The prediction has a mean pLDDT of 80. Predicted 3D model of a 71-nucleotide RNA (transfer RNA) from Algiphilus sp. Rfam family: tRNA.
RNA sequence: UGGGGGAUCGUCUAAUGGUAGGACAGCGGAUUCUGAUUCCGCCAGUCUAGGUUCGAAUCCUAGUCCCCCAG
Repeated sequence: UGGGGGAUCGUCUAAUGGUAGGACAGCGGAUUCUGAUUCCGCCAGUCUAGGUUCGAAUCCUAGUCCCCCAG
């Protein structure tokens, strides 16, 4: 430098263009003499900027970062 792939709650991981979900963690409650376990609830996210579309995590363009291949 060229080609390919990836970026989603704090972490891991889903999501035919049509309500962004689950697990763990955290917080609150129940249970318990206390704690752990268990149960219920809550919190929290689409890498950035544009475009297409009635509607974008998803499609297109550019950028940033990471990985792989070639030189």